[in-house]
Molecule: transfer RNA
Organism: Haslea nusantara
RNA sequence: GUUAGGAAGAUGAAAUGGUUACAUGUCAGACUCAUAUUCUGAAUCUAGUAGGUUCGAUUCCUACUCCUAAUA
Numbered sequence: 001g002u003u004a005g006g007a008a009g010a011u012g013a014a015a016u017g018g019u020u021a022c023a024u025g026u027c028a029g030a031c032u033c034a035u036a037u038u039c040u041g042a043a044u045c046u047a048g049u050a051g052g053u054u055c056g057a058u059u060c061c062u063a064c065u066c067c068u069a070a071u072a
Base pairs, nucleotide, nucleotide: 001071002070003069004068005067006066007065010024011023012022018055026042027041028040029039030038048064049063050062051061052060
């Protein structure tokens, strides 16, 4: 250089164009003499950036950035 794949709350991570699941963590409450465990609730993502298509985009298309792999 060329080709392919990937980027999703603090972390891992599911998802057919139609409310962004689930788990861990964080915070608050209950329980306890207290801590832990357990239970309940809450905050969490303009989904790498910028555009396009669509009534509606994490999802489809384009360009760019970064990462990984293969190849020369």